[in-house]
RNA sequence: GCGGGGGUGGCAGAGCGGUUAUGCAUCAGCCUGCAGAGCUGAAGAUCGCGAGUUCAAAUCUCGCCCCCCGCU
Numbered sequence: 001g002c003g004g005g006g007g008u009g010g011c012a013g014a015g016c017g018g019u020u021a022u023g024c025a026u027c028a029g030c031c032u033g034c035a036g037a038g039c040u041g042a043a044g045a046u047c048g049c050g051a052g053u054u055c056a057a058a059u060c061u062c063g064c065c066c067c068c069c070g071c072u
Base pairs, nucleotide, nucleotide: 001071002070003069004068005067006066007065010024011023012022018055026042027041028040029039030038048064049063050062051061052060
């Protein structure tokens, strides 16, 4: 330099135009002598950055940045 994959709550990770799933973690309650485990509930995501298309973009298009794999 070329090709491919990826960047989404604190972490992991789904989502493929129409209310961002789920798990872990966190917080509260129940339980317990206390804690843990278990059960119930709650909060939390500018979706890497910018621009474009669209009534509507995490999702489609373009540019840029970063990470991984392969080729030269």
The RNA shown here (transfer RNA) has 72 nucleotides and comes from Candidatus Iainarchaeum sp. Rfam family: tRNA.